[in-house]
Predicted 3D model of RNase P RNA and transfer RNA as a complex of 472 nucleotides.
RNA sequence: UGAGUCGGCCAGGCGGCCGCGUACCGCGAUCCUCCAUGGAGGUGAAGCGGUCCGAGGAACGUCCGGACUCCACAGGGCACGGUGCUGGGUAACACCCAGUCGGGGUGACCCGCAGGAAAGUGCCGCAGAGAACAGACCGCCGAUGGCGGGUCAGUCUCCGGAGUGAUCCGCACAGGCAAGGGUGAAACGGUGCGGCAAGAGCGCACCAGCAUCCGGGGUGACCCGGGUGGCUCGGCAAACCCCAUCGGGAGCAAGGUCAGACAGGGAGAGUGCGGCCCGCACGCAGACACUCCCGGGUAGACCGCUAGAGCCGUCAGGCAACUGCCGGCCCAGAGGGAUGGCCGUCACGGAUACGCAAGUGUCCGAACAGAAUCCGGCGUACGACCGACUCACCAC
RNA sequence: GCCGGGGUAGCUCAGACGGUAGAGCAGCUCACUCGUAAUGAGCAGGUCGUCGGUUCAAGUCCGAUCCCCGGCUCCA
Numbered sequence: 001u002g003a004g005u006c007g008g009c010c011a012g013g014c015g016g017c018c019g020c021g022u023a024c025c026g027c028g029a030u031c032c033u034c035c036a037u038g039g040a041g042g043u044g045a046a047g048c049g050g051u052c053c054g055a056g057g058a059a060c061g062u063c064c065g066g067a068c069u070c071c072a073c074a075g076g077g078c079a080c081g082g083u084g085c086u087g088g089g090u091a092a093c094a095c096c097c098a099g100u101c102g103g104g105g106u107g108a109c110c111c112g113c114a115g116g117a118a119a120g121u122g123c124c125g126c127a128g129a130g131a132a133c134a135g136a137c138c139g140c141c142g143a144u145g146g147c148g149g150g151u152c153a154g155u156c157u158c159c160g161g162a163g164u165g166a167u168c169c170g171c172a173c174a175g176g177c178a179a180g181g182g183u184g185a186a187a188c189g190g191u192g193c194g195g196c197a198a199g200a201g202c203g204c205a206c207c208a209g210c211a212u213c214c215g216g217g218g219u220g221a222c223c224c225g226g227g228u229g230g231c232u233c234g235g236c237a238a239a240c241c242c243c244a245u246c247g248g249g250a251g252c253a254a255g256g257u258c259a260g261a262c263a264g265g266g267a268g269a270g271u272g273c274g275g276c277c278c279g280c281a282c283g284c285a286g287a288c289a290c291u292c293c294c295g296g297g298u299a300g301a302c303c304g305c306u307a308g309a310g311c312c313g314u315c316a317g318g319c320a321a322c323u324g325c326c327g328g329c330c331c332a333g334a335g336g337g338a339u340g341g342c343c344g345u346c347a348c349g350g351a352u353a354c355g356c357a358a359g360u361g362u363c364c365g366a367a368c369a370g371a372a373u374c375c376g377g378c379g380u381a382c383g384a385c386c387g388a389c390u391c392a393c394c395a396c
Numbered sequence: 397g398c399c400g401g402g403g404u405a406g407c408u409c410a411g412a413c414g415g416u417a418g419a420g421c422a423g424c425u426c427a428c429u430c431g432u433a434a435u436g437a438g439c440a441g442g443u444c445g446u447c448g449g450u451u452c453a454a455g456u457c458c459g460a461u462c463c464c465c466g467g468c469u470c471c472a
Base pairs, nucleotide, nucleotide: 001392002391003390004389005388006387007386008385010383012346013345014344015343016342017341018340020054021053023051024050025049026048027047031042032041033040034039035038056368060379061378063377064376065375066374067373068251069250070249071248075280077278080247081246082245083244084243085099086098087097088096089095100114101112102111103110104109115242116241120240121239122236123235124234137181138180139177140176141175144174145173146171147170148169149168150167151166152165153164155162156161189207190206191205192204193203194202208232210229211228212227213226214225215224216223217222255303256302257301258300264294265293266292267291268290271285272284273283274282296471297470310329311328312327313326315324316323317322348365349364350363351362352361353360354359397468398467399466400465401464402463403462406421407420408419409418415452423439424438425437426436427435445461446460447459448458449457
């Protein structure tokens, strides 16, 4: 200098002018009460003035987990759904931390929905001989049997030959084989030696893997070392499933209080209903209730509503996530609606001009996005800055 | 705000059980006809919304993301 990995932090500051929203304070029309015809006290519309406060790291997606509220307080079973290495953290989680194992990268480092395939079922298209109790296209062999031929030996003979035995050669008919080729994502361990007709865990040695036993370490996943065994056992569970474990349902438009308006009608099952389905227990009702459809009315106020698993700081425990003690702080709460704009200046980044340099001048830029019941996460979008580390090249 | 459903050919939809994607209409060509329509035969047209993962293999299974559609107040 270039390429990259990880972590942290910020989301411009200050001043001026204009503007928006809630709350509070002041002035205020009106109204009420008292004395009495002018004051006192209270009320406080529209509007005006002032003070305090006023978005985010993601407020987003709504993908998980909770708090909270209602339903029948939710007990059991089936079903359904989630999770899935180990230990810890947490209110809880599919999140976080620390580790184990596996994989990727030269490396810093990163990734993993990472239980079970020797419980069961299922699938493995095309290609290929054969795809899960493997198989034989090319190929190798042809030991053994078969067919054909040569040589030798001895036997018989009608002297042409015939058959027997040994040995050699050929054929590849029976048969043997799975090393090599080829197909495929995947072909039933790998290398070497022996062995054989050719071969093959057929035998042996080493290695890998599986099962099992023992010793040691670790809370554990697992790791290290040694022995024995049969010789080898495919993949898919983000297919059904099995095992372990968790889950009742709906959601703040939940739900509650007050005010106001209106008009009811029909259907369902016969036992029905009780907030997914089945159905046990439980409860309610015996024509009420419930569900659905059509029609009608109202689109008002308040509570829920924001002080909380809250934020900041010191200390302590812990490798860490996190937890505890103490101190300080108050930080939006809506009408489904507000939080903005302009100017100056400083800081930051970029471009450019001048200058040896420090620097000076000019111009430009500043993203993603906006609370709506509230928290904890994850994911996604996006602008700068800082630090640590890795690799490559160059210079000293 | 809180929930639910969907995206496949130009249009409307199947396929959702992993094995390489179809139907109807529309389009083009040919035949039939004097000509058109209808009918018949044939053809073309697909990044399965996008990106990643699991798998030998993904429209299908899993995750993320983009877009579209629908429902949800109270009283009686």

About this RNA
Rfam match: Bacterial RNase P class A. Its mean pLDDT, the model's own confidence on a scale to 100, is 78.